The RNA shown here (c-di-GMP-I-GGC riboswitch aptamer) has 86 nucleotides and comes from an Actinomycetota bacterium. The coordinates come from a structure-prediction model, not an experiment, and the mean pLDDT is 84.

[in-house]
RNA sequence: UCUGACAAAGGCAAACCCGUCGAGAGGCGGGGGCGCAAAGCCACGGGACCUCUCGGACAAAGGGGUGGUCAGCCGGGCUACCUGAG
Numbered sequence: 001u002c003u004g005a006c007a008a009a010g011g012c013a014a015a016c017c018c019g020u021c022g023a024g025a026g027g028c029g030g031g032g033g034c035g036c037a038a039a040g041c042c043a044c045g046g047g048a049c050c051u052c053u054c055g056g057a058c059a060a061a062g063g064g065g066u067g068g069u070c071a072g073c074c075g076g077g078c079u080a081c082c083u084g085a086g
Stems, first nucleotide, its partner, number of pairs: 001085002004082001011036002016031006034072001040078003044075003047070004051065004
């Protein structure tokens, strides 16, 4: 620097359930284990979701927020264990 197996040391933990925080998306803790070779970290680009707002008809489409959430949607950036090869 590259690779990632059905081996080995270890790691993380979806849905769902319980508790808790939040208006919400969702976060955190416990159980759980679908999966993950970066499922470690960063909202930088795209995207999704929540919310506020303009709009309109008390609707929908559509527009805006230096408001928020998601890193287990994709891309990008940073860092790293083990394994094998060079």
NCBI's taxonomy places the organism under Bacteria, Bacillati, Actinomycetota.